[in-house]
Context: one part of a larger RNA
RNA sequence: CUACGUUAAAGGAACUCUGCAAAUUACUCCCGUAAGUUCGCGAGAAGGAGGCCCCGUUUCUGCGCAAGCAUGGGGCGGGGGCACAAACUAGGGGGUGGCGACUGUUUACUUAAAACACAGGGCUGUGCGAAGUCGCAAGACGACGUAUACAGUCUGACGCCUGCCCGGUGCUGGAAGGUUAAAAGGAGGGGUGCAAGCUCCGAAUUGAAGCCCCAGUAAACGGCGGCCGUAACUAUAACGGUCCUAAGGUAGCGAAAUUCCUUGUCGGGUAAGUUCCGACCUGCACGAAUGGCGUAACGACUUCCCCGCUGUCUCUAAUGUGGACUCA
Numbered sequence: 001c002u003a004c005g006u007u008a009a010a011g012g013a014a015c016u017c018u019g020c021a022a023a024u025u026a027c028u029c030c031c032g033u034a035a036g037u038u039c040g041c042g043a044g045a046a047g048g049a050g051g052c053c054c055c056g057u058u059u060c061u062g063c064g065c066a067a068g069c070a071u072g073g074g075g076c077g078g079g080g081g082c083a084c085a086a087a088c089u090a091g092g093g094g095g096u097g098g099c100g101a102c103u104g105u106u107u108a109c110u111u112a113a114a115a116c117a118c119a120g121g122g123c124u125g126u127g128c129g130a131a132g133u134c135g136c137a138a139g140a141c142g143a144c145g146u147a148u149a150c151a152g153u154c155u156g157a158c159g160c161c162u163g164c165c166c167g168g169u170g171c172u173g174g175a176a177g178g179u180u181a182a183a184a185g186g187a188g189g190g191g192u193g194c195a196a197g198c199u200c201c202g203a204a205u206u207g208a209a210g211c212c213c214c215a216g217u218a219a220a221c222g223g224c225g226g227c228c229g230u231a232a233c234u235a236u237a238a239c240g241g242u243c244c245u246a247a248g249g250u251a252g253c254g255a256a257a258u259u260c261c262u263u264g265u266c267g268g269g270u271a272a273g274u275u276c277c278g279a280c281c282u283g284c285a286c287g288a289a290u291g292g293c294g295u296a297a298c299g300a301c302u303u304c305c306c307c308g309c310u311g312u313c314u315c316u317a318a319u320g321u322g323g324a325c326u327c328a
Stems, first nucleotide, its partner, number of pairs: 001323008010314002014312001019309001027051002030048002036041001038157001052079003056076001057074003061070003080084001092307004097302002099299002104116002120155007132141003158294004163224003168221002170217005177212003183206002188201005225243005252286001253283001264280005
């Protein structure tokens, strides 16, 4: 120096990206236990107190004819130790916000999560030789199932809800019309031949799906505006004008896992707070199943704060067991 330990005056997070690591707590009995809540929980909440040994006494139960004995319980008295769950084993706790409802699953060997899954919700397809999938086929799965089923896709418990737009792109429907391939058709024409003929080109007309066209459809892919003026202080604009659009973002939320300017402004917490919490709304660039907003319980998730505790630190020191190292 290094790995793993032990101990430490006073202070106690001043350390640091972060209490990372360590320390604290830990068992059992009794008392006691808040907000919130889906009434199940939260909860071992939190916070207190007892525990060793001895004596007699009292009581329940069992056995016994009884005396009594055994196990358990209660109150009282006494004893020893630094220490009585005496070693080992063995939760630190509380408050607040975000995300995800939950238990689960995952990158075997740097990511365990807010990612995946999930019960629940929706849409679409499929009537059975089902749709879908594998295979050239036979055949198989689906399923020895039958729409309360199966397949695809999105969302993701629960509560309150889920606005407007079908112009574009998809999908679905549409006995008309337009376009249109092969094919049918054959007016007319070319070559050759004396001719019959053979051969070639070929207009009109008929001709499917698709596309055009007409509708429907957004829990399909997606989209959801400018400018100007106006109220008897100022400011602002319920109001008006105008341009454009398929329609101009509703409810709810909002400096947010989203806010560039930005350490926005105000309030709270601190002596001091780019983080945090509560508001405001000027949303660069939230927004409703690419779900919106809440939410008890849950989480080796994540932010901030507090109590306890500590060598994380002020500021290091001593020591144990190995290794390295020096000498033999």